[in-house]
RNA sequence: UGUGAUAAAGCCAAACCCUUCGAGAGGAGGAGGCGGAAAGUCACGGGUCUUAAAACCUUCAAAAGACAGCCGGGCUGCCAUGG
Numbered sequence: 001u002g003u004g005a006u007a008a009a010g011c012c013a014a015a016c017c018c019u020u021c022g023a024g025a026g027g028a029g030g031a032g033g034c035g036g037a038a039a040g041u042c043a044c045g046g047g048u049c050u051u052a053a054a055a056c057c058u059u060c061a062a063a064a065g066a067c068a069g070c071c072g073g074g075c076u077g078c079c080a081u082g083g
């Protein structure tokens, strides 16, 4: 520095269900295991979702939030293997 196998040290954990927090999207814990080679991390660009408070005459927009297991990008890293 390249690559990612029905390998391997290990790791993570979708849906459903239970508890809990939140107005909500959703978060946390348990259980579970669909999957994952960054399913580690960062809301930076796009996208999707939410609308309690603030703002607004109202709606849109904006704004405030959520999603990193939607796509791209940044940073970091395990194992194996090639140069």
Base pairs, nucleotide, nucleotide: 001082002081003080004079011036012035017030018029019028020027021026034069040075041074042073044072045071046070047067048066049065050064051063

Predicted 3D model of an 83-nucleotide RNA (c-di-GMP-I-GGC riboswitch aptamer). Of the family's consensus pairs, 90% are formed in the model. Its mean pLDDT, the model's own confidence on a scale to 100, is 79. The sequence was found by an Rfam model in a public genome assembly. Its Rfam family is "c-di-GMP-I-GGC riboswitch aptamer". Rfam 15.1 lists 1,298 matches to the family in 717 species. Its family is annotated with cyclic-di-GMP binding in the Gene Ontology.